c-di-GMP-I riboswitch aptamer from a Gammaproteobacteria bacterium, 87 nucleotides, folded computationally. The organism belongs to Gammaproteobacteria, within Bacteria. Rfam family: c-di-GMP-I riboswitch aptamer. Gene Ontology term of the family: cyclic-di-GMP binding. It was read from a public genome assembly, where an Rfam model found it.
[in-house]
RNA sequence: GACUGAAAAAGGCAAAACCACUGAAAAGUGGUGACGCAAAGCUUCCGGUCUAAGGGUGUCGACGCCUAGGGCAGCGGGGUUACCAGC
Numbered sequence: 001g002a003c004u005g006a007a008a009a010a011g012g013c014a015a016a017a018c019c020a021c022u023g024a025a026a027a028g029u030g031g032u033g034a035c036g037c038a039a040a041g042c043u044u045c046c047g048g049u050c051u052a053a054g055g056g057u058g059u060c061g062a063c064g065c066c067u068a069g070g071g072c073a074g075c076g077g078g079g080u081u082a083c084c085a086g087c
Base pairs, nucleotide, nucleotide: 003086004085005084012037013036017032018031019030020029021028022027035074041080042079043078045077046076047075048072049071050070054067055066056065057064058063
C1' cells in the first nucleotide's frame, strides 16, 4: 500500500414515528428517538427509482397521460477520504 471484517477496543452515524419549519410535491433541515449500518463519511459521473410546480397533450370540464431544470448517497455501481485489528 492492497485485501479482509471472525473476535475485540475506542468511538461514529441515525430508520420508522412524533413536533416545528421549508417545499407544488418527492423530500429536506432542526429536536426527540434507535431500525439498523465497517464507510449508513463525502460526491449525482452511470444505472435505477420517487415527485410533476412549470411545459406538452387529451377533454366542454372535472380530471387523465408524458416530461426533471427537482429529489433519493440508508437502491446499486463508480470516484474520493478514513478508526482499529489481522483469525
The coordinates come from a structure-prediction model, not an experiment, and the mean pLDDT is 90.